A computed fold for a 73-nucleotide RNA from Oceanicola granulosus HTCC2516, annotated as transfer RNA. It matches the Rfam family "tRNA". From the family's description: Transfer RNA (tRNA) molecules are approximately 80 nucleotides in length. By type it is a transfer RNA. The prediction has a mean pLDDT of 81.
RNA sequence: GGGCCUGUAGCUCAACGGUUAGAGCAGAGCGCUCAUAACGCUUAGGUUGGGGGUUCGAAUCCCUCCGGGCCUA
Numbered sequence: 001g002g003g004c005c006u007g008u009a010g011c012u013c014a015a016c017g018g019u020u021a022g023a024g025c026a027g028a029g030c031g032c033u034c035a036u037a038a039c040g041c042u043u044a045g046g047u048u049g050g051g052g053g054u055u056c057g058a059a060u061c062c063c064u065c066c067g068g069g070c071c072u073a
Base pairs, nucleotide, nucleotide: 001072002071003070004069005068006067007066010025011024012023013022018056027043028042029041030040031039049065050064051063052062053061
């Protein structure tokens, strides 16, 4: 240089183009306990990497840029 894959919560990941973007772990509060852990209940946390386009409607489709990974020369 060429090709392919990938980017969603602090982390690991879901989410037919359509109701509020959810789950587990982690965090916070409470309960339980002599106490800690475990366990139970409650709860906060997201410009879906940036920009543009298509569409009545985009995390999802298209283009471009940026980051990461793999293959190849």